[in-house]
RNA sequence: GUGGAUGUAGUUCAACAGUAGAACGCCGGUUUGUGGAACCGGAGGUCGCGGGGGCGGCACCCGUCUUCCACC
Numbered sequence: 001g002u003g004g005a006u007g008u009a010g011u012u013c014a015a016c017a018g019u020a021g022a023a024c025g026c027c028g029g030u031u032u033g034u035g036g037a038a039c040c041g042g043a044g045g046u047c048g049c050g051g052g053g054g055c056g057g058c059a060c061c062c063g064u065c066u067u068c069c070a071c072c
Stems, first nucleotide, its partner, number of pairs: 001071005007065001010024004018055001026042005048064005
């Protein structure tokens, strides 16, 4: 340089264009002599960035950046 993949909660990952979710973690409570475990409840995102299409976008289109793979 060329081609492909990737980016969503603190972390790992889901999500047929129709209210952004799960697990773990974090906070509070119950339980316990304390801690852990268990159980109950809660907070936390405008979906890498910019633009476009569309009634409506994380998903489609264009550009750009990150990381990874292959080729040269």
Transfer RNA from a Candidatus Levyibacteriota bacterium, 72 nucleotides, folded computationally.
Its Rfam family is "tRNA". About the family: Transfer RNA (tRNA) molecules are approximately 80 nucleotides in length.
NCBI's taxonomy places the organism under Bacteria, Bacteria candidate phyla, Candidatus Levyibacteriota.
Model confidence (mean pLDDT): 82 of 100.
The sequence was found in a public genome assembly.